[in-house]
RNA sequence: GGGAGAUUAGCUCAACUGGAUAGAGUGUCGGCCUCCGGAGCCGAAGGUUGUGGGUUCGAACCUCAUAUCUCCCA
Repeated sequence: GGGAGAUUAGCUCAACUGGAUAGAGUGUCGGCCUCCGGAGCCGAAGGUUGUGGGUUCGAACCUCAUAUCUCCCA
C1' cells in the first nucleotide's frame, strides 16, 4: 500500500438481510424475603447503534467518507 471482518447499555452479545416503542444475560440501584446476606424473588435506571454525510415515507440494517481494533496479501 491492497483486501476482509468487527464497532449497539458499565461488560459480553442479539436484532428474522429497510417497518413501527432497539432487546437479553451480567453488573448497578431500590424493594421483598431472611438471624444476616454476596443466595432467591420483583421492579427500576442506563443506548442519540464508533463519527460525519447521502438515499428513502421510514435506516442498527442500504450507500459514501472517516476513526479504532483483529486477520490475510504485498
Molecule: transfer RNA
Organism: Treponema sp.